[in-house]
RNA sequence: AUGAUGCGCCCGGGAGAGACCGCAGAAAGCGGGGCCGAAGGGGAAUUGCAGAAGCUCUCAGGCAAAAGGAUCGGGCACGGACG
Numbered sequence: 001a002u003g004a005u006g007c008g009c010c011c012g013g014g015a016g017a018g019a020c021c022g023c024a025g026a027a028a029g030c031g032g033g034g035c036c037g038a039a040g041g042g043g044a045a046u047u048g049c050a051g052a053a054g055c056u057c058u059c060a061g062g063c064a065a066a067a068g069g070a071u072c073g074g075g076c077a078c079g080g081a082c083g
Base pairs, nucleotide, nucleotide: 006078008076009075010074011073012072013071020032021031022030023029034063035062036061040059041057042056043055
């Protein structure tokens, strides 16, 4: 079983924060200072063991648009829990 949790793909929505300054300049790059929290990661975690977040840190990432984006809604496929 008119299919739970979950997992993958597709469609739509989806915040914040210098289009910063200097050197160089074809590009790549180097340096300075400011900021964001919603990829990921650490802390949270003092315990028998395990261990979450939208909290916290800002390592990574990001700060016009685009892209990405936690996450939300829908669809399809896999899967097979309670009953």